Background
The part of an RNA shown here (large-subunit ribosomal RNA, domain II) has 692 nucleotides and comes from Olea europaea var. sylvestris. The prediction has a mean pLDDT of 81. Its Rfam family is "Bacterial large subunit ribosomal RNA". The RNAcentral record of the full RNA draws on SILVA.

[in-house]
Context: one part of a larger RNA
C1' cells in the first nucleotide's frame, strides 16, 4: 500500500411535549405478600386531578396590595395511568486522543558520590632537597665537583579520554569505523563486594546522572481523569430548508433574541395603484455660526507734524463696524427634493363551469388552487462570511485593504456567455427524447449561425493596455475679419529733410531716454523683425501693376497620431482581418438543464380513487416513508442428500436500499408471512487485528 474482519448517539432513573391505548361511576398503586418460578390476585400508605389568593393570620369564586380605585396571580372548569418517540437533567453518556496530579510499591548489574579490599601504569628525558669531598672562614655563610633520585615535571606505548576531518546516516553499530588528537606517578585507571531512592538521591554544578526513559525514574491504582481542542461517525427514497447578525470580561466557546423545520389556533389579506402625513439628507444658499478674497467709507491703534499742555492735523500702515461684488462647511441653514417610513382608500390573482356558430367584458353565480398577517407548543443549525453595485467613515477619493448601511450573487447553485475564471452578465437543473421558440452573447476559419443590407468615420493593425502635454495628419458643426469698389498668391516700389535730439568709444529706423513733425508722392513708421563694433544688407507696415475666388482667426464634435523603456515571444484565445475595426439604422439566423410541445414519476390540499391546478437545485439542519442484518415468539416445522445455507456467473423486477429465478459449485441446514428485541448496515478516525 491493498484486501477481509472489528470499529462510534447506548443503558438506567427522573422532568417536559407529542402519538397510541386503558379507565373517566376521577385515574393509579409503591414497598411488601403471593404454598417451585413468573403471572393473576392482594396491598389506598402515597401521587396527580377536583379552588384559588396571600409572606402570614386568614378569607374563599374570589383574593392580595391600597385610604381607595386602577393594576397583578386566579376562577368562570379540569383528567389520570401505562407504552412508544423526541428532548432535557444526572451518571464515562456517541467514539478515539493528552500533557499532568495523587497514593502504594520496584529499581544504583547502566550511571553519580562514598566505603572496604585487591590490581595496573613499556621505554626514554630532566635532575630538587639531603649527603660526601675540594676551595673558603676565627667559626659560618658562600662556592665547585660528585653523589642522590624529588615532581598534580617532560617525550611516549598499554590504559583512560574524546579536539579535528572523512566515512557511515533504511549504518557493520539506536553514537561506530578510520587518520590524526589530550592525559599517561596522579585530584590517575580499574576488578570485586557494599551504601545513598523519586520533589528524593548523587553531582570538581552541565538541569548532569539515577538500567537506550529525567525541569522530576519505572510499575500498578484513583481512571473510561479532564479536553470550550483536532480527527472520524456505517443502508435507501421523498418534502421543507438556514446562518455567518444584535447583546454580554465576549472574541475559534456559550446563553437569550433573530433566521429553519414541524404541529396548532385566530384573522383576511399580500403585491399593486392612488392620494395624505411628519422629517431636514442630496442639491442649493449665506438669513445665523465658523471661515474667506476684494473695491468704498472708516472708530480705536501705529507713523509723521504742530503745540507748554489740553489737544489739533496728516497718512499708498493696521483695522472694529458698515456697505457693493464674489467664495466655502460632517459637527452652518432663510430654503429643500427623489427614495424610505407611517397610517389610510381602491382593488383579490389564476383556471374551470354556467357558455351557445364565433368573439368579448373590471356583469353575476359555483368549484378548485395559490397567496398575507398575528400568536402558541415541540425542537435544530448558525453566531469566522466573500465579492460586485450604491451612500459614507478610516487610508493616499491606495489595496483582492479595513469598517458600517441598502441590495444581488456565491456560500448551499448545476446550465449558457465572459478563451480559461466561487461572488460579473443571462438563467434557477423532477425524469426521458437525434422536437419547437428565445435570453445574455454571437454569426470569415478554428466554432453553431450573415464573407447580410444602408449611411458615415479611421490608415494608426488604431481596433487589441495608460496620463499630463505636443502637432499646418483627417471628417463634421458654430462664430467672426477681409473679399469682383478684386481675397490669398506672384512682380515692383518701400523715398527726402535725417546719422532727428539726448546719451555714448560708437548708437546711422532697429542698446537706452525724450519727442514722434514736415516734404515728394500711388504709397512709404523720426520705423515690425533679422542683422552689423557702428555702417552696410535682408524684411515688414503701406502702395501700384498683374491674376481672378476665396482667404485669415477662433470655439467645438468624432475617430486617429506622438508621448509609450525589462528581462524566453506573450496586453485580439489563435489563424488571420482595411473590415472580419469604430458610429448609426434594418432584416435574418444561431444560442441554455430558460420556456413550449410529447411521454413518465413524485409532493401539496380534499378520507381514497379520478381529473385539474400549483410545486419538485440544495450545505448545516428539521420532518416523513421504507429496505436489510442477528436473535426471539406465533403459524405450520413450508422446504431440504431427488442437494439447505454460503460462494460464482447470468436473466428478470423495484425510483432506490433491495428482491426473485436458471445454471454449475457447495455438502447440512433453513426461507416466506405477522409481531417483538437489538452488540443492526463501514471508505476514511497518522483507527485496530490477521493475510498478502
Nucleotide at each position: 500500500g491493498c484486501c477481509a474482519g472489528c470499529g462510534a448517539c447506548u443503558c438506567a432513573u427522573a422532568g417536559g411535549c407529542a402519538g397510541u391505548g386503558g379507565c373517566u361511576u376521577g385515574g393509579u398503586u409503591a414497598a411488601g405478600g403471593g404454598a417451585a418460578c413468573c403471572c393473576a390476585c392482594c396491598g389506598a400508605a402515597g401521587c396527580c386531578g377536583u379552588a384559588g389568593u396571600g409572606a402570614a393570620a386568614a378569607u374563599g369564586a374570589g383574593u392580595c396590595u391600597u385610604c381607595a380605585u386602577a393594576g397583578g396571580g386566579g376562577a368562570a372548569u379540569u383528567g389520570u395511568c401505562a407504552c412508544u418517540g423526541c428532548u432535557u437533567a444526572u451518571g464515562g453518556a456517541g467514539c478515539c486522543g493528552a500533557a499532568c496530579c495523587u497514593g502504594g510499591g520496584u529499581g544504583a548489574u547502566c550511571u553519580a558520590u562514598c566505603c572496604a579490599u585487591g590490581a595496573c601504569c613499556a621505554g626514554g628525558a630532566u635532575g630538587a632537597a639531603c649527603c660526601u669531598u675540594g676551595g673558603g672562614u676565627g667559626a659560618a655563610a658562600c662556592u665547585a665537583a660528585g653523589u642522590g633520585g624529588a615532581g598534580g615535571u617532560c617525550c611516549g606505548a598499554a590504559c583512560c579520554g574524546a579536539u579535528u576531518g572523512a566515512u557511515g546516516u533504511u549504518g557493520a553499530a539506536a553514537a561506530a569505523u578510520u587518520a590524526g588528537c589530550g592525559g599517561a606517578u596522579g585530584a590517575g585507571u580499574u576488578g570485586u563486594g557494599c551504601u545513598u531512592a523519586g520533589g528524593a538521591g548523587u553531582g570538581a554544578a552541565a538541569u548532569g546522572c539515577c538500567a537506550c526513559u529525567u525541569a522530576a525514574a519505572c510499575c500498578c491504582a484513583g481512571a473510561u481523569c479532564u479536553a470550550g481542542c483536532u480527527g472520524g461517525u456505517u443502508c435507501u427514497c421523498c418534502c421543507c430548508g438556514a446562518a455567518a447578525u444584535g447583546c454580554g470580561u465576549u472574541a475559534g466557546g456559550c446563553a437569550c433574541a433573530g433566521u429553519a423545520g414541524u404541529u396548532g389556533a385566530c384573522u383576511g389579506u399580500a403585491c399593486a395603484u392612488c392620494a395624505a402625513g411628519g422629517g431636514a439628507u442630496a442639491a442649493a444658499g449665506c438669513a445665523c455660526u465658523a471661515u474667506u478674497u476684494u473695491a468704498g467709507u472708516g472708530c480705536a491703534g501705529g507713523c509723521c507734524g504742530c503745540g507748554a499742555g489740553a489737544g489739533c492735523g496728516u497718512u499708498a500702515c493696521c483695522a472694529a463696524a458698515u456697505c457693493g461684488a464674489g467664495g466655502c462647511a460632517a459637527a452652518c441653514u432663510c430654503u429643500g427634493a427623489a427614495u424610505a417610513c407611517u397610517a389610510g382608500a381602491u382593488a383579490u390573482g389564476a383556471c374551470c363551469u354556467c357558455a351557445a356558430a364565433a368573439u368579448a367584458a373590471c356583469a353575476g353565480g359555483u368549484g378548485u388552487c395559490a397567496a398575507g398577517g398575528u400568536u402558541g407548543g415541540c425542537c435544530a443549525a448558525u453566531g469566522a462570511g466573500a465579492c460586485a453595485a450604491u451612500a459614507g467613515g478610516g487610508g493616499a477619493u491606495a489595496a483582492g485593504c479595513u469598517u458600517c448601511a441598502u441590495c444581488u450573487u456565491c456560500g448551499a447553485g448545476a446550465g449558457a456567455a465572459a478563451a480559461a475564471u466561487a461572488g460579473c452578465c443571462c438563467a434557477g437543473a423532477u425524469c426521458a427524447g437525434c422536437a419547437g421558440c428565445u435570453a445574455a452573447g454571437g454569426c470569415c476559419c478554428c466554432u453553431a449561425a450573415a464573407u447580410g443590407a444602408u449611411c458615415g468615420c479611421c490608415c494608426a493593425a488604431u481596433g487589441a493596455u495608460a496620463a499630463a502635454g505636443g502637432a499646418g495628419g483627417u471628417a463634421g458643426g458654430g462664430g467672426u475679419a477681409c473679399a469682383a469698389a478684386g481675397a490669398a498668391g506672384c512682380c515692383a516700389a518701400g523715398a527726402g529733410g535725417u546719422u532727428u535730439g539726448c546719451c555714448u568709444a560708437g548708437a546711422a529706423g532697429u542698446a537706452g531716454c525724450c519727442a514722434u513733425c514736415c516734404u515728394u508722392g500711388a504709397a512709404a513708421g523720426u520705423g515690425u523683425g533679422c542683422g552689423u563694433a557702428a555702417u552696410a544688407g535682408c524684411u515688414c507696415a503701406c502702395u501700384a501693376a498683374u491674376c481672378g475666388a476665396g482667404c485669415g482667426c477662433u470655439c467645438u464634435u468624432a475617430a486617429g497620431u506622438c508621448g509609450a523603456a525589462g528581462a524566453u515571444g506573450a496586453a485580439c484565445g489563435g489563424g488571420g482581418c482595411u473590415a472580419a475595426g469604430c458610429g448609426a439604422u434594418c432584416u435574418g439566423u444561431u444560442g441554455a438543464a430558460g420556456u413550449u410541445g410529447u411521454g413518465g414519476g413524485a409532493u401539496g390540499a380534499a378520507a381514497a380513487a379520478a381529473u385539474a391546478c400549483a410545486u419538485c437545485g440544495a450545505u448545516a439542519g428539521a420532518g416523513g416513508a421504507g429496505u436489510g442484518u442477528u436473535u426471539c415468539g406465533c403459524c405450520u416445522u413450508a422446504g431440504a442428500a431427488g442437494g439447505a445455507a454460503g460462494g460464482c456467473c447470468c436473466u428478470g423486477u423495484g425510483c432506490g436500499a433491495g428482491u426473485a429465478g436458471u445454471g454449475g459449485u457447495g455438502g447440512a441446514c433453513a426461507a416466506a408471512g405477522c409481531a417483538g428485541a437489538a452488540g443492526c448496515g463501514a471508505g476514511a478516525a497518522u483507527g485496530u487485528c490477521a493475510a498478502c